Context: one part of a larger RNA
RNA sequence: UGACGGGGGUCCGCACAAGCGGUGGAACAUGUGGUUUAAUUCGACACUACGCGAGGAACCUUACCUGGACUUGACAUGUUUUUGACUGUGAUGGAAACAUCAUUUCCUGUAAGCAAUUACAGGCAAUUACACAGGUGCUGCAUGGCUGUCGUCAGCUCGUGUCGUGAGAUGUUGGGUUAAGUCCUUUAACGAGCGCAACCCUUGCCGUUAGUUGCUACAUUAAGUUGAGCACUCUAGCGGGACUGCCACGGAAACGUGGAGGAAGGUGGGGAUGACGUCAAGUCCUCAUGGCCCUUAUGUCCAGGGCUACACACGUGUUACAAUGGGUGAUACAAAGCGAAGCGAAAUCGCGAGAUGGAGCAAAUCGUAUAAAGUCACUCUAAGUUCGGAUUGCAGUCUGUAACUCGACUGCAUGAAGUUGAAAUCGCUAGUAAUCGCGCAUCAGAACGGCGCGGUGAAUACGUUCUCGGACCUUGCA
Numbered sequence: 001u002g003a004c005g006g007g008g009g010u011c012c013g014c015a016c017a018a019g020c021g022g023u024g025g026a027a028c029a030u031g032u033g034g035u036u037u038a039a040u041u042c043g044a045c046a047c048u049a050c051g052c053g054a055g056g057a058a059c060c061u062u063a064c065c066u067g068g069a070c071u072u073g074a075c076a077u078g079u080u081u082u083u084g085a086c087u088g089u090g091a092u093g094g095a096a097a098c099a100u101c102a103u104u105u106c107c108u109g110u111a112a113g114c115a116a117u118u119a120c121a122g123g124c125a126a127u128u129a130c131a132c133a134g135g136u137g138c139u140g141c142a143u144g145g146c147u148g149u150c151g152u153c154a155g156c157u158c159g160u161g162u163c164g165u166g167a168g169a170u171g172u173u174g175g176g177u178u179a180a181g182u183c184c185u186u187u188a189a190c191g192a193g194c195g196c197a198a199c200c201c202u203u204g205c206c207g208u209u210a211g212u213u214g215c216u217a218c219a220u221u222a223a224g225u226u227g228a229g230c231a232c233u234c235u236a237g238c239g240g241g242a243c244u245g246c247c248a249c250g251g252a253a254a255c256g257u258g259g260a261g262g263a264a265g266g267u268g269g270g271g272a273u274g275a276c277g278u279c280a281a282g283u284c285c286u287c288a289u290g291g292c293c294c295u296u297a298u299g300u301c302c303a304g305g306g307c308u309a310c311a312c313a314c315g316u317g318u319u320a321c322a323a324u325g326g327g328u329g330a331u332a333c334a335a336a337g338c339g340a341a342g343c344g345a346a347a348u349c350g351c352g353a354g355a356u357g358g359a360g361c362a363a364a365u366c367g368u369a370u371a372a373a374g375u376c377a378c379u380c381u382a383a384g385u386u387c388g389g390a391u392u393g394c395a396g397u398c399u400g401u402a403a404c405u406c407g408a409c410u411g412c413a414u415g416a417a418g419u420u421g422a423a424a425u426c427g428c429u430a431g432u433a434a435u436c437g438c439g440c441a442u443c444a445g446a447a448c449g450g451c452g453c454g455g456u457g458a459a460u461a462c463g464u465u466c467u468c469g470g471a472c473c474u475u476g477c478a
Stems, first nucleotide, its partner, number of pairs: 004476002007474007015464002019428005026319008034310002042053002064305007073132001077131003082126003088103006106123007134294002137292003143288002145283003148279001150277001155194006161170003174185003200271004205240007214230003218227002243265001246259005321421001325380007337368003342361002347356003387418001392413007434456007
């Protein structure tokens, strides 16, 4: 100087408390450990691994296993030998890769020649040999890059000066204040940098410009359908608006408390933005890269299998255990997306998944597309049930060469556990929690995961003694 303390002081945070909903019990989904296996590829392990890399394992992916093949190689460049083929097509063998056979069969320029053709140079392709290729092989404790975490915490430093023999200190401490090393004041310090804040995006109010594919105050129609219009909504460009600006009180000031006006009030809400550093944190399997290792194999191709196993243990989720509910019928209101090897309407068929069909649309025009919870009726009456839907049988649909291992969905039948969950533990402070549906990425197909969108919409916060984490000052210690 730091770090640490079951030392002290001050302060903060869904940290506790006050509340609401969960997890832990059940079934299933998914990840992990373990076990098993020819293989169950590899990585990640307190917080900060475990619905994580993976934004999607039937083949492919794929790195693993078994078997069959290749050796200048699946891919790149150069030199060299030989050749004008190789590819393609067909046949045979084969699980395929591949092998064998048949067939097909180069181009450009120059020179010679009537021509066939020959010679040279170049291109293309194959072939021979050699340099080399190749490696998801090892080392993240050799590295770059990227990332997590402390933490969006308020800190981390420098120049000059001053103090100290020096390590260092001061500044950055003290008194106030703030979300903030934010600002004020004091002051051997005076200034400055990286952080904070602001500048950026979005949302909330108003104005203005513009008016189609959007909208409708007027007329018209079955219908924004048509005329007319751009008021309104909306769309998307440009501006305005909030600054403690005004008032009162307190205060030296910074600022605090209250009020007015206002769509919005003291950072308005949300996002992006992550200082110096810490954890030899993570990643050599994104990529790049030093060193080491393999080179008829640790490289490459192919078929099949595996990554999907299952006495068990844990994490994260989904569905429930019901009446604030289940079922049936009727009926209302979104936002944000996506669409051409695509979205796919009407109509018809099917109980349904879906099929036929093909209008329209590169889309404010057409489609996806009926939002659901809600509301209005009827029914069930406390039961393992008209709750719950696992499991299993049969019959199907769709995608795709191909659903046995191992897809999703539909119908009929079956109808398990489960009656609110011990110790313990998690999230959340407002349009939040809870609850309800919709969309997108990946993607042929395959979400209960992820990322977004809107609908309905709470309770509670006395307070900082305690638990956890953090900041500043101070004290003790090796």
Predicted 3D model of a 478-nucleotide part of an RNA (small-subunit ribosomal RNA, 3' major domain) from an uncultured bacterium. The full RNA is in RNAcentral, with records from ENA and SILVA. Its Rfam family is "Bacterial small subunit ribosomal RNA". Its family is annotated with structural constituent of ribosome and ribosome in the Gene Ontology.